Notes: The RNA shown here (Bacterial RNase P class A) has 367 nucleotides and comes from a Chloroflexota bacterium. Rfam family: Bacterial RNase P class A. It is annotated as a ribozyme. Taxonomically the source falls in Chloroflexota (Bacteria, Bacillati). The model forms 95% of the base pairs in the Rfam consensus.
RNA sequence: CGAGACGGCCGGAUGGUCGCGUGCCUCAUCGGGGUGACCCGCAUCGGCACGAGGAAAGUCCGAGCUCCUCGACGCAGGGUAGCGGGUAACUCCCGUCCGCCGCGAGGCGAGGACCAGCGCCACAGAGACGAGCCGGAUCGGUCGACCUCGGUCGGCCGGGCCGGAGUGAAACGGGCAAGCUCUACCUGGAGCAAGGCCAAAUAGGAGAGCCUCCGAGACCGUCCGCAAGGGCGUUCGAGGAAGGGGUGCGUCGCCCCGCUCUCGGGUCGGCCGCUAGAGGCGCCGGGCAACCGGCGACCGUAGAUGGAUGACCAUCCCCGCGGCGCGAGUCGCGGGACAGAACUCGGCUUACAGGCCGUCUCGCUGA
Repeated sequence: CGAGACGGCCGGAUGGUCGCGUGCCUCAUCGGGGUGACCCGCAUCGGCACGAGGAAAGUCCGAGCUCCUCGACGCAGGGUAGCGGGUAACUCCCGUCCGCCGCGAGGCGAGGACCAGCGCCACAGAGACGAGCCGGAUCGGUCGACCUCGGUCGGCCGGGCCGGAGUGAAACGGGCAAGCUCUACCUGGAGCAAGGCCAAAUAGGAGAGCCUCCGAGACCGUCCGCAAGGGCGUUCGAGGAAGGGGUGCGUCGCCCCGCUCUCGGGUCGGCCGCUAGAGGCGCCGGGCAACCGGCGACCGUAGAUGGAUGACCAUCCCCGCGGCGCGAGUCGCGGGACAGAACUCGGCUUACAGGCCGUCUCGCUGA
């Protein structure tokens, strides 16, 4: 000097004019209260402070928080997967082992099990997993021939055994589990359009159907009886059982409860949740690191709800191209990325014009 790897940061600045959102302050000739002194509220004007991101994005993980009255046990479904550590937790982060890529700094990770079982295997080859080819011996069945009635030989079918042979492998031997599966561990569901409060309004609307079993008791009717009282029937009926429901399913406990359908009506308002947090920043200590601990008289950094931070001017900055100049420099043109909070946080993934810093690797050159 060039090319790379990893980590961090910026990603426009300043001034002026007009215009926005929130909070606080001030405030009267306004409103309310008071006998009064005064008190409360606050529109406008005015003042002060603050006002999108490293990804706010994707909605992929994990939580905080809220609700389902839930709780326990189990199952399903889902997720993770070497080892150790970090964390509120995680599929995240750090370290390390192993494997792969790279000359290297570094990067990636499909990282438990193929003898629990099932399934799949490109290409090549005749043939791809108890399948098939060739050869040998053996057992069983059946048929035939021979026969010294003991058997012998041959064909076919079936069973297992041994050996051989070509293409990755033709074997108790390969590959695939990012094929199903098995093992270990984890896991309720839904989500801020969660969920609360206030106010207001309508129609506590109309109709139809169903309503199991036991059942104290009650009204009415009827029969018997001198009466007390008893029997029967219609209707109602506390309670119990059954049944239904309770944010995946089942069981148990607990809790709630008549069910189904049709037509029709009201509430689209306001406030809270909503921003002080597993917070940020600085210093010190521990640790290889992720991170943890301590100290700080450090900071207070949007909270909208049809949804705010914009428009214009000037100067400067960065980059690219071209011209002039020995040079310092100067002139002209063009460009300045990805992209907007909506409950909050820890990650991962994706997008990003241009610029800066640090450490390391490789190559060339020089001393």